[in-house]
The RNA shown here (c-di-GMP-I-GGC riboswitch aptamer) has 83 nucleotides. The sequence was found by an Rfam model in a public genome assembly.

RNA sequence: GCAGCAAACGCCAAACCGGCAGCGAUGCCGGGACGGAAAGCCACGGGUCUCGCCCUCGUACCGAGACAGCCGGGUUGCCUGAG
Numbered sequence: 001g002c003a004g005c006a007a008a009c010g011c012c013a014a015a016c017c018g019g020c021a022g023c024g025a026u027g028c029c030g031g032g033a034c035g036g037a038a039a040g041c042c043a044c045g046g047g048u049c050u051c052g053c054c055c056u057c058g059u060a061c062c063g064a065g066a067c068a069g070c071c072g073g074g075u076u077g078c079c080u081g082a083g
Base pairs, nucleotide, nucleotide: 002081003080004079011036012035016031017030018029019028020027021026034069040075041074042073044072045071046070047067048066049065050064051063052062
């Protein structure tokens, strides 16, 4: 450098439950493991969601946010070398 169909030293932790913060999407802490080879980090493109605005009533547009465990992209890095 390449690969991840095998394994996993070490790592993360869905749903759900409790507590706290938030109008909310959701976040943080504790418990808990469905899973993960970037389930580390970055909202850059698409997407989904929330609140507000507008109002000709089209649920689009616009504004502010949330999700990196939805997909793509960028960036850094661990393990292994099974076929």